Source information: A computed fold for a 115-nucleotide RNA from Fictibacillus solisalsi, annotated as SAM riboswitch aptamer (S box leader). Taxonomically the source falls in Fictibacillus (Bacteria, Bacillota, Bacilli, Fictibacillaceae). The coordinates come from a structure-prediction model, not an experiment, and the mean pLDDT is 80. Of the family's consensus pairs, 97% are formed in the model. Its Rfam family is "SAM riboswitch aptamer (S box leader)". About the family: The SAM riboswitch is found upstream of a number of genes which code for proteins involved in methionine or cysteine biosynthesis in Gram-positive bacteria.
RNA sequence: CUCUUAUUAAGAGCAGGCGGAGGGAAUUAGCCCUAUGAAGCCCGGCAACCCUUCAUGCUGAAUGACCAGCAUGGAAACGGUGCUAAAUCUGACAGCGUAAGCUGAGAGAUGAGAG
Numbered sequence: 001c002u003c004u005u006a007u008u009a010a011g012a013g014c015a016g017g018c019g020g021a022g023g024g025a026a027u028u029a030g031c032c033c034u035a036u037g038a039a040g041c042c043c044g045g046c047a048a049c050c051c052u053u054c055a056u057g058c059u060g061a062a063u064g065a066c067c068a069g070c071a072u073g074g075a076a077a078c079g080g081u082g083c084u085a086a087a088u089c090u091g092a093c094a095g096c097g098u099a100a101g102c103u104g105a106g107a108g109a110u111g112a113g114a115g
Base pairs, nucleotide, nucleotide: 001115002114003113004112005111006110007109008108013043016042017041018040022033023032024031027092028091029090030089044084045083046082049080050079052075053074054073055072056071057070058069059068060067088107093104094103095102096101
């Protein structure tokens, strides 16, 4: 970088430290945040995808045990990531609708697996 798959309206510092002007992925239109201090880094926190663990079921293999794999549910949070304004801040494409709006797609983000 490409592919597959799951998730994407919950949660997490309003007096933490350094830092100094920008930020909300990209383009565009909007709308916001920001010197009552942006980005970034550290610390803290949140969640529970992987990892760990327990139970149940199915499969392997001809019964049981053991073991392995998968599924579902629970626990934990040491480790690998991730996240920590607003729905992924909203629209941009398609359908429905007079409109407000609703549904879906696309794009993006994150995890796990494969090349």